A computed fold for a 73-nucleotide RNA from Kipferlia bialata, annotated as transfer RNA. Model confidence (mean pLDDT): 81 of 100. RNAcentral holds the sequence, with entries from Rfam. Lineage of the source: Eukaryota > Metamonada > Fornicata > Carpediemonas-like organisms > Kipferlia. Rfam family: tRNA. Rfam classes the family as a transfer RNA.

C1' cells in the first nucleotide's frame, strides 16, 4: 500500500423500500420505606465521525477524507 468492515445519547447497541431518530443500562427528579435497595411514574440527554454532492427529503444512496478493527504482502 491493498481488500473488507465499524463510527448513531454517558455506555452498550438497534435503525437494510430515503419521510423530519429509537432501546437496554446509567444519570435527576416525584412517589414507595423510619432509612437504603427493590418497584412505579415523569424529565434531561444526540447539528447520528468531518467537509461536499444527488434528491422536495438523507442516519440510510454517492464522493473524498480521519479515526478504528481484521486480513493480505
Nucleotide at each position: 500500500g491493498g481488500a473488507c468492515g465499524g463510527u448513531u445519547a454517558g455506555c452498550g447497541c438497534a435503525g437494510u423500500a430515503g419521510g423530519u431518530a429509537g432501546c437496554g443500562c446509567g444519570u435527576u427528579g416525584c412517589c414507595u420505606u423510619u432509612a437504603c435497595a427493590u418497584g412505579g411514574c415523569a424529565a434531561a440527554g444526540g447539528u447520528c465521525g468531518u467537509g461536499g454532492g444527488u434528491u422536495c427529503g438523507a442516519g440510510c444512496c454517492c464522493c473524498a477524507c480521519a479515526c478504528u478493527g481484521u486480513u493480505c504482502a